[in-house]
Background: This is a predicted complex of two RNAs, RNase P RNA and transfer RNA, with 471 nucleotides together.
RNA sequence: GAAGUCGGUUAGGCAACCGCCGCGUGCUUCGGCACGGGGAGGAAAGUCCGGGCUUCAUAGAGCGAGAUGCCGGUUAACGACCGGGCACCGUAAGGUGACGGAAAGUGCAACAGAGAAUAGACCGCCUAAGACCGGGGAAACCCGGGACGGUAAGGGUGAAACGGCGCCCCGGCUAUAGCCGGGGCGGUUGGGCGAAAGCCCGGCCGAGGUAAGAGCUCACCGCGGACGUGGUAACACGGACGGCACGGCAAACCCCAUCUGAAGCAAGGCCAAAUAGGGAAGCGCAUGGCGUGGCUCGCGUUGCUUCCGGGUAGGCUGCUUGAGCGACCUGGCAACAGGCCGCCUAGAGGAAUGGUUGCCCACGACAGAACCCGGCUUAUCGACCGGCUUCCCAC
RNA sequence: GGGGGAUUAGCUCAGUUGGUAGAGCAGCGGACUCUUAAUCCGUUUGUCGCGAGUUCGACCCUCGCAUCCCCCACCA
Repeated sequence: GAAGUCGGUUAGGCAACCGCCGCGUGCUUCGGCACGGGGAGGAAAGUCCGGGCUUCAUAGAGCGAGAUGCCGGUUAACGACCGGGCACCGUAAGGUGACGGAAAGUGCAACAGAGAAUAGACCGCCUAAGACCGGGGAAACCCGGGACGGUAAGGGUGAAACGGCGCCCCGGCUAUAGCCGGGGCGGUUGGGCGAAAGCCCGGCCGAGGUAAGAGCUCACCGCGGACGUGGUAACACGGACGGCACGGCAAACCCCAUCUGAAGCAAGGCCAAAUAGGGAAGCGCAUGGCGUGGCUCGCGUUGCUUCCGGGUAGGCUGCUUGAGCGACCUGGCAACAGGCCGCCUAGAGGAAUGGUUGCCCACGACAGAACCCGGCUUAUCGACCGGCUUCCCAC
Repeated sequence: GGGGGAUUAGCUCAGUUGGUAGAGCAGCGGACUCUUAAUCCGUUUGUCGCGAGUUCGACCCUCGCAUCCCCCACCA
């Protein structure tokens, strides 16, 4: 210097004039006026999680339902955040992950395919034993042949077919068994040449075993794994032993663990005003109805639900000082916690935060609070700062 | 402000253990008719609102986004 990656900050600026909504002080003829000071966001959004607050029992028990899901920590709490483990991606910095259980049970797998989960002989391969067929033989038996027999670590189908590997050398890759490429050796088989020995070309195979094969046996990888070591743990490393053969889907039911009562500021409280405490239908008549929850119990209460109709649509409160913001110090890898100092920073209610002009620049994106916070997600023109990685250049 | 629901053919709607998406009306072609309507026969229809994910496979399961619709004041 280039490319990349991670984190953070900011969100046009200044001035003048005219407005709008709260607050404080003063004046007031109670209508207002003057002065001072304040007035949207990083997402105010979606309403997807969590909490405060409020009402319903001080929300209480069981079932059901829902949510979360590696481990540890942070927090008021969380599905958020931080750190770690494991898996995958990236040369790396770094990123991504609904990441418990499929060796508890049930279920599902279209099409293709012989067979799809107590699997399955379509092609191929084999013909030892027991049958069968043909030939030979006096007979024992021998030769040949397929299959209604055997074979599942050969092919083909498929998203998936019920583990992988096995001679020697070299190179590359890999966590390992090993894989890929090249060369060689041996066995077997087919073809060619040749009188023969043998040579050449091609296929298959390579521990043992077998007719051919097969965990049938052996070694290694893989799986399970008593136990040991390290770690708070997830997990990592080692591993006696077990031939163990056990595939996928749990964002299918389910199992295990943990958590969750419901509703929402149009919650709720107070004051004032007004009317017809009206009518109809339905349910129920106490082993019942209702009390905002799916059921049962418990507690409280004694009619309830729907429709039609009537009245008021005024004020106060909840309402903004809060798990608050900014320095500094301490502890911690960090999220965060503690201490101390300083600051006050919208509160409307048809709903304020705007308009005009001038100057400047890099020409300004997404977007507007409505009870309040902590997160997540989504939208967003740009600008700036810092950490780290890779490559190139110079010294 | 808060709560709930829907999105499938031009329109109105079905669609369940996840396995190539249907019905009625409308449209188009034909028959009947002098012609039209009605009737009869045949036939075309699709980004299952959009984007990701799980799965071999998604209208269906999960997450995010978009659009539309409905409900919620107090008194007796």

Model confidence (mean pLDDT): 78 of 100. It holds a member of the Rfam family "Bacterial RNase P class A".